[in-house]
RNA sequence: GGAGUCGACCGGGCAGCCGCCGUAUCGCUGCAUGUGAUACGGAGGAAAGUCCGGGCUCCACAGGGCAGGGUGCCAGGUAACGCCUGGGGGGCGCGAGCCCACGGAAAGUACCACAGAAAAUAUACCGCCUGGCGCUGAUGCGUCGGGUAAGGGUGAAAAGGUGCGGUAAGAGCGCACCGCGCCGUUGGUAACAGCGGUGGCAGGGUAAACCCCACCCGGAGCAAGACCAAAUAGGGGAGCGCAGCGCCCUCGGGCGCAAAGGCGUGGCCCACGCCGUUCCCGGGUAGGUCGCUAGAGGUGCGCGGUGACGUGCAUCCCAGAUGAAUGGCUGUCCACGACAGAACCCGGCUUACAGGUCGGCUCCCGUU
Numbered sequence: 001g002g003a004g005u006c007g008a009c010c011g012g013g014c015a016g017c018c019g020c021c022g023u024a025u026c027g028c029u030g031c032a033u034g035u036g037a038u039a040c041g042g043a044g045g046a047a048a049g050u051c052c053g054g055g056c057u058c059c060a061c062a063g064g065g066c067a068g069g070g071u072g073c074c075a076g077g078u079a080a081c082g083c084c085u086g087g088g089g090g091g092c093g094c095g096a097g098c099c100c101a102c103g104g105a106a107a108g109u110a111c112c113a114c115a116g117a118a119a120a121u122a123u124a125c126c127g128c129c130u131g132g133c134g135c136u137g138a139u140g141c142g143u144c145g146g147g148u149a150a151g152g153g154u155g156a157a158a159a160g161g162u163g164c165g166g167u168a169a170g171a172g173c174g175c176a177c178c179g180c181g182c183c184g185u186u187g188g189u190a191a192c193a194g195c196g197g198u199g200g201c202a203g204g205g206u207a208a209a210c211c212c213c214a215c216c217c218g219g220a221g222c223a224a225g226a227c228c229a230a231a232u233a234g235g236g237g238a239g240c241g242c243a244g245c246g247c248c249c250u251c252g253g254g255c256g257c258a259a260a261g262g263c264g265u266g267g268c269c270c271a272c273g274c275c276g277u278u279c280c281c282g283g284g285u286a287g288g289u290c291g292c293u294a295g296a297g298g299u300g301c302g303c304g305g306u307g308a309c310g311u312g313c314a315u316c317c318c319a320g321a322u323g324a325a326u327g328g329c330u331g332u333c334c335a336c337g338a339c340a341g342a343a344c345c346c347g348g349c350u351u352a353c354a355g356g357u358c359g360g361c362u363c364c365c366g367u368u
Base pairs, nucleotide, nucleotide: 001364002363003362004361005360006359007358008357009356010355012333013332014331015330016329017328018327020042021041022040023039024038025037026036027035028034044339048350049349051348052347053346054345055344056221057220058219059218068217069216070215071214072213073087074086075085076084077083088102089100090099091098092097103212104211108210109209110206111205112204125152126151127148128147129146130145131144132143133142134141135140160178161177162176163175164174165173179201180199181198182197183196184195185194186193187192225290226289227288228287235281236280237279238278239277240276244257245256246255247254248253261275262274263273264272265271297316298315299314300313301312302311303310304309334337
């Protein structure tokens, strides 16, 4: 210098003016409230997808089981997790490093297209070897039968692999090494790894197919939930208006009748029912308040730990709306600005992202 890999971070800056939301203080109005002034604060690394986990709230709940769902190498971290850290195993890369749902297929069931003899009960298309018979001078050929699975062929995959011996030809038939199962032993908390012995050797693959095993999971969600509380209608309780009717008339009165609300059931009282009306009570709607943001919180330093993380001290307060605020204009500078907007909160994962900064490490080339 080039190529690569991993991690951390930034996400236009500054100034002025006009607005919007919140908090505090002080005015104005009699108060709530409204309004004004001043000060301070006002989106993100993903606020997103809503895919996991937890807090919080309400409901349910002795305990256990079934069903259903999820997770799946080991150890640790954590409030918890499907997340993270460290380790083991497998794969890729020269390497830094990256990727992996990575329990069980010698419990059972199911499936494995096409091709192929055969896709799992094993079997034999071409071959190889061999016995009988026939033909032939012979080699050999044909036919009937037996042995075999080394070779060919099919397939993504064919009953361990390589080599030597062995044999009529072959074959774990025998042997060595590799692989596999079992046993022992050493190291390791463990996953697992090393070593030794032993068995000629289980019988393919698929469990993000059913299934088996182990572990975990009650349901709904801030429109959760709590409080205050109009009008109208309805519910419960207590009560009953000096009302009403008829006539006259100059339309405002006069006169008379009669009653303790009216109507119904009933001979009447009581009682009951319905209607009207007054007051009280409770539920609840509109509306309002709380929940609402000080938290598994941020920053700095120290300590423990390989690390995730834990812990101590100091310091900081950092949106809280509810038709829902964070915008607009101007000037100036630059590298000319991507993805994108909180809605109860937090920890993760995933996805989107113009451009830029810093650091660790690896490989290659050159110079000294």

This is a predicted structure of a 368-nucleotide RNA (Bacterial RNase P class A) from a Gammaproteobacteria bacterium.
Rfam family: Bacterial RNase P class A. The family's RNA type in Rfam is ribozyme. Rfam links the family to the GO terms dimeric ribonuclease P complex, ribonuclease P activity and tRNA processing.
Model confidence (mean pLDDT): 75 of 100.
The RNAcentral record of the sequence draws on ENA.
NCBI's taxonomy places the organism under Bacteria, Pseudomonadati, Pseudomonadota, Gammaproteobacteria.